[in-house]
RNA sequence: CAAUUUGAGAGUUUGAUCCUGGCUCAGAACGAACGCUGGCGGCAGGCUUAACACAUGCAAGUCGAACGCCUGACCAUCUUCGGAUGUGAAGGAGUGGCAGACGGGUGAGUAACGCGUGGGAACCUACCCUGUAGUACGGAAUAAUCCAUGGAAACGUGGCCUAAUACCGUAUACGCCCUUCGGGGGAAAGAUUUAUCGCUAUAGGAUGGGCCCGCGUCAGAUUAGCUUGUUGGUGAGGUAAAAGCUCACCAAGGCGACGAUCUGUAGCUGGUCUGAGAGGAUGAUCAGCCACACUGGGACUGAGACACGGCCCAGACUCCUACGGGAGGCAGCAGUGGGGAAUCUUGGACAAUGGGCGAAAGCCUGAUCCAGCCAUGCCGCGUGAAUGACGAAGGCCUUAGGGUCGUAAAAUUCUUUCGCCAGGGAAGAUAAUGACGGUACCUGGUAAAGAAGUCCCGGCUAACUCCGUGCCAGCAGCCGCGGUAAUACGGAGGGGACUAGCGUUGUUCGGAUUUACUGGGCGUAAAGCGCACGUAGGCGGUUUGGAAAGUCAGAUGUGAAAUCCCAGGGCUCAACCCUGGAACUGCAUUUGAAACUAUCAGACUGGAGUUUGGGAGAGGUAAGUGGAAUUCCGAGUGUAGAGGUGAAAUUCGUAGAUAUUCGGAGGAACACCAGAGGCGAAGGCGACUUACUGGACCAAUACUGACGCUGAGGUGCGAAAGCGUGGGGAGCAAACAGGAUUAGAUACCCUGGUAGUCCACGCCGUAAACGAUGAGAGCUAGUUGUCAGCAAAUUUAUUUGUUGGUGACGCAGCUAACGCAUUAAGCUCUCCGCCUGGGGAGUACGACCGCAAGGUUAAAACUCAAAGGAAUUGACGGGGGCCCGCACAAGCGGUGGAGCAUGUGGUUUAAUUCGAAGCAACGCGAAGAACCUUACCUGCCCUUGACAUACCAGUCGCGGGGACCAGAGAUGGUCUCCUUCAGUUAGGCUGGACUGGAUACAGGUGCUGCAUGGCUGUCGUCAGCUCGUGUCGUGAGAUGUUGGGUUAAGUCCCGCAACGAGCGCAACCCUCGCCACUAGUUGCCAGCAGGUUUGGCUGGGCACUCUAGUGGGACUGCCCGUGGCAAGCGGGAGGAAGGUGGGGAUGACGUCAAGUCCUCAUGGCCCUUACGGGCAGGGCUACACACGUGCUACAAUGGCGGCGACAGAGGGGUAAUCCCCAAAAGCCGUCUCAGUUCGGAUUGUCUUCUGCAACUCGAAGGCAUGAAGUUGGAAUCGCUAGUAAUCGUGGAUCAGCAUGCCACGGUGAAUACGUUCCCGGGCCUUGUACACACCGCCCGUCACACCAUGGGAGUUGGUUCUACCCGAAGAUGGUGCGCUAACCCGCAAGGGAGGCAGCCAGCCACGGUAGGAUCAGCGACUGGGGUGAAGUCGUAACAAGGUAGCCGUAGGGGAACCUGCGGCUGGAUCACCUCCUUU
Repeated sequence: CAAUUUGAGAGUUUGAUCCUGGCUCAGAACGAACGCUGGCGGCAGGCUUAACACAUGCAAGUCGAACGCCUGACCAUCUUCGGAUGUGAAGGAGUGGCAGACGGGUGAGUAACGCGUGGGAACCUACCCUGUAGUACGGAAUAAUCCAUGGAAACGUGGCCUAAUACCGUAUACGCCCUUCGGGGGAAAGAUUUAUCGCUAUAGGAUGGGCCCGCGUCAGAUUAGCUUGUUGGUGAGGUAAAAGCUCACCAAGGCGACGAUCUGUAGCUGGUCUGAGAGGAUGAUCAGCCACACUGGGACUGAGACACGGCCCAGACUCCUACGGGAGGCAGCAGUGGGGAAUCUUGGACAAUGGGCGAAAGCCUGAUCCAGCCAUGCCGCGUGAAUGACGAAGGCCUUAGGGUCGUAAAAUUCUUUCGCCAGGGAAGAUAAUGACGGUACCUGGUAAAGAAGUCCCGGCUAACUCCGUGCCAGCAGCCGCGGUAAUACGGAGGGGACUAGCGUUGUUCGGAUUUACUGGGCGUAAAGCGCACGUAGGCGGUUUGGAAAGUCAGAUGUGAAAUCCCAGGGCUCAACCCUGGAACUGCAUUUGAAACUAUCAGACUGGAGUUUGGGAGAGGUAAGUGGAAUUCCGAGUGUAGAGGUGAAAUUCGUAGAUAUUCGGAGGAACACCAGAGGCGAAGGCGACUUACUGGACCAAUACUGACGCUGAGGUGCGAAAGCGUGGGGAGCAAACAGGAUUAGAUACCCUGGUAGUCCACGCCGUAAACGAUGAGAGCUAGUUGUCAGCAAAUUUAUUUGUUGGUGACGCAGCUAACGCAUUAAGCUCUCCGCCUGGGGAGUACGACCGCAAGGUUAAAACUCAAAGGAAUUGACGGGGGCCCGCACAAGCGGUGGAGCAUGUGGUUUAAUUCGAAGCAACGCGAAGAACCUUACCUGCCCUUGACAUACCAGUCGCGGGGACCAGAGAUGGUCUCCUUCAGUUAGGCUGGACUGGAUACAGGUGCUGCAUGGCUGUCGUCAGCUCGUGUCGUGAGAUGUUGGGUUAAGUCCCGCAACGAGCGCAACCCUCGCCACUAGUUGCCAGCAGGUUUGGCUGGGCACUCUAGUGGGACUGCCCGUGGCAAGCGGGAGGAAGGUGGGGAUGACGUCAAGUCCUCAUGGCCCUUACGGGCAGGGCUACACACGUGCUACAAUGGCGGCGACAGAGGGGUAAUCCCCAAAAGCCGUCUCAGUUCGGAUUGUCUUCUGCAACUCGAAGGCAUGAAGUUGGAAUCGCUAGUAAUCGUGGAUCAGCAUGCCACGGUGAAUACGUUCCCGGGCCUUGUACACACCGCCCGUCACACCAUGGGAGUUGGUUCUACCCGAAGAUGGUGCGCUAACCCGCAAGGGAGGCAGCCAGCCACGGUAGGAUCAGCGACUGGGGUGAAGUCGUAACAAGGUAGCCGUAGGGGAACCUGCGGCUGGAUCACCUCCUUU
């Protein structure tokens, strides 16, 4: 010098966000255990479970200097050699003394003065210290031993001796004790040669202990009352000592919401772990205290015990036994069994420290000191160091290049800690004595020699790849991985972390501000009691003084040591240990201070209250009165319907309803006024009058003088429903009945209808009892309505001010946001209530209340990782607004009925190849299956292959054509004809081709379109989809993009916290429509000419048509109107064309895991004499059936026959020339309404064509045949103009085959009022429990499996209480006729005192009987609850969820639920009203 310097978060609810809120993780620790692994040393620690049972050994003895005996070594003497005597070390038991109350163990009990802390007075204390006084004289026994005797033993019994520091008496008594103050009582021990050690009495000390008190010390109120020696007094007894400690009597107290009693749990503390701290958890080792010693009770001895290794009794258990009886107590140290996940050696020594005894030597000491075992923990060390690139080999990965393990290894050089071997060798001890121990340590030697693992690598959380597996096996702390490309499973390589350890499990604290004192909340997330009054309690206005309880300051005592912290020191360091300090935040005593709080005394008026005067009000209670309406009854008029609904029916009515008029009865509710207006504490209160009565407000003065606020318990009030008794009953109406609706309809709708609704009295005590906002007080901008008062001013009907109430908007502030905002959810204070994840559950049990229904209070097991609030973006709605579309409507023509064609499903088959599946599959892939195609089936063949590249060998007659044979053919074999590659170094040398061989490989229309690319469909040619910067919001996000207009359009204009931009729209492109220019052949022929072959044929021309290139043209440009002086819209002119001129191409961001691995490409997987390749035949063409798309028809707007013009586009190899080429419509004639001269299927037969081949299985034609069908049910499709309809033409594919597809032109309509509805879409807005996005979500019964739990006839056990019975041992009291050495009397006998046995009495352990209380286990059966990929029934909720939902209550129903009554908005939509803001 120092001793206080310290606080970290993350994952997980959502499509995303903010918040609330739980769950989980990262840290530290441990008497730990388990898995894998394991070199050394130091220091510590080691039955947490069965206070379960214990074999064996040891753990408490010692003293001969208290005493008497027994045995007796050595030595000495004697000896008859047998022995005897003396001395007597050592040993033995016994009497006696001291110690066995310490030390050691354990934590069962105990919630207590047990412990902690601080005090107190009425006590004791052996051994020890100090002081004073003494230590005299006597006596009687007894054990041992011996004898006898019992017993199996343990152990005794009787008898004869004997000693003492054993026992007894007397004397003495400074001091001591008692006392009635006279007096009385009481001691000793000796040993020894001395020295000395003892002994007795007493005083004091020290030490140790006993007792009392304040404060502190776990949980449960689903334990609320407990107590009779209980509380106190007096007296007595008793104790070392105070005291109901005990007893008698007296009094009736004592404790308790500041938690008694009861129940459960627990040894307490210093400390330990954690934490920033405050706290929380804990009480091993070490230390202090307590309790216990097989279980229960009891005392004895003693200074001290009610005694761990003492005694007695009872009980359980174990052992011995001769069956008569005995013995025992490891929660001492070792050790055993058992239990358990789990915890050591039957070791050494008293050398040290300490204890007992002794004068001492010494003895004893499982206390202790050491050693052993165990990675159980903490600490330290090592397993080598340096150099070393061919970056070796090998492993793994690879884009095949390389990368990585990796300077790592090898190799070279060096070192030797630890270990091992050998030598020396302590301190611990003072003169001696060392278990540890030949240990620590030192020296020498030895050789890199003997020494590395564990967990992890998806995020949290540091660390990544390959293979295997394929929702399997498995992982997982949370979120979650795994269904064929797994960084998440298993293996490997690599990497990360820690390291003689590493992980896992368990427990505690932390993080968790998630019980919030520090340091949280309650409008909607969990949370304000339904409301008031009020007890205890808490809190409380201004001012003066006193005192000093709280408070603050100082001092003193205490707060054991150890621990933590600081400084220093010792082991080589550290752990560890030592010394000193600081600290121990506490308690007590004492001295002060007096601001604040409390207290005492006094004063005040502002809080509160009283008084006077006013006015307002559905405030309450009772009685009375009134009119309208419904229903019923009577009467009249009157006739066939009425009523009811979406539509109906049940129902009423010709026996006269409904309607209408008059009269009457009865009950209930009070239109208009009426208003977010008033009153009340809340529930609630609405016709009028009267009576009684509560509260608030305003104005004014006087009075009281803090009288106040809140309010646990408590008490009262408390909608509707419901209950009891008695009335009443018009309407309405749970239940119920009927009718409808429906798949069903225990509902919604309708017709009836009972409780009830009403009154009186009494219960119930709950509601979304809500402002989801407790009560009170103060403070903090405003603006504007309205209700009740008052005041002032004037312009006399207004303005201004003020108090109280009730609304709207809004600033600051607050809030997660929504929102609140002087009526706070703002800023403060006081008091109360309540919350702590969701479910289970406001349930069970218990208790209280109730007639019941039920209410209040109120858990747990189990289960999930969420449940939730607010807001955002979407999507959706049987929500709203606006708008569009052949969407509807208005029209035209179809489909659905028939026959046929074609595709699909299904079925069939050896195969009927495969794909496509609502729109957006189904005349689709397929622009054309007889073979081929062809992928399928059957059969027969080939295996480096039909095809590609590489290697070797051979050939250069390679290749092509033809014929024959075998065969179904592929294929195999034979013969024959044609042709004769390029370069060249002249070599089969090179290229190329073929044959043969071997291996890499080829090949696959095999699988996966959910691994992919590319392409395509669809929403949709819909008008949308986004970005940058800025701004707003905590944020997701918003704004822009919304609004007002307008458009086909996010098209344009205006406005605007936005300003700009991009992809889309539009335009640019193609084509058609008009014109011009250019160019005229194959096109054209107006004008000119030729020819007669009349055909632009020819010359010629390019004017026209046309062709095909370039331009022009149309832009709301012009006019009028309208609109906002805009965008635009309406009309008009001109124009070939007018408002996008028609058509095409063009398809935003994205959606559908849409389609396609069988177009192509491609990852992965699979097959390889086959899932590859070739060939023949068959199949894709089947056929009870169903559907889609078409063709042809059903006829006269037609059929048939004849005549018959103008096209366009395309093709034919080139070609405006030639060809395909005929158009159909149309016109004329005929048929005359019929299954026909309609219709043409089907069938027979004969032909033609293509083709190698028309059997399965082509097309066309002739003749014959002549089916269904007479306009098509429900339903449904297309189309808005050159469109529909109708008519034909061409093309692709193709040998042949079209009713399909693509294209072309001819003729050529009708209708659109309009946007209510259906469908789809766009924008804005609203609700949402949806986000896989309504094909969403989701509720309950039933069925099945499993789990925990309630009830339950009972049954088993524990604990406890009450009453009674029994009464061991023991102490106490009494008695004591039996027995009795010491003392007394007595010569003695004997007696006395005292004592003992015995007996009696109360007390009392164990035990028993009876009855309760409580807890736990089991329990047939039974109740609900929870959980569980694909069960059943419905569809209750979320959107107006299709009957708005929910709360309370009552009834009903398979179920969710339905209905009645009252309430709420946490209801959408529309309308109305009111208020505010802006203009």
The RNA shown here (small-subunit ribosomal RNA) has 1479 nucleotides and comes from Robiginitomaculum sp.